[in-house]
């Protein structure tokens, strides 16, 4: 220095022909329970890494950068 992949809820990850985001745990709140555990019900958390561009619309697709992780030298 060059190629390549990854970056989404607290964590570990889903989301493909572009059409307004989900699962599982975890939190929290109720039920059970002498307490709790466990197990059932139910909430609530997201400027999708960042900044731009295409586009009636962008997690999605193009470019720049930041961070991580591989191979090359």
């Nucleotide at each position: 220095a060059g190629g390549g992949g990854c970056g989404u809820a607290g964590c570990u990850c889903a989301g493909u022909c572009g059409g307004u985001a989900g699962a599982g745990c975890a939190a929290c709140g109720g039920a059970u329970u002498c307490c709790a555990a466990a197990u059932c019900c139910g909430u609530g958390g997201g400027u999708c890494g960042u900044a731009g561009g295409u586009u009636c619309g962008a997690u999605u697709c193009c470019u720049g950068c930041c961070g991580c992780c591989c191979c090359u030298g």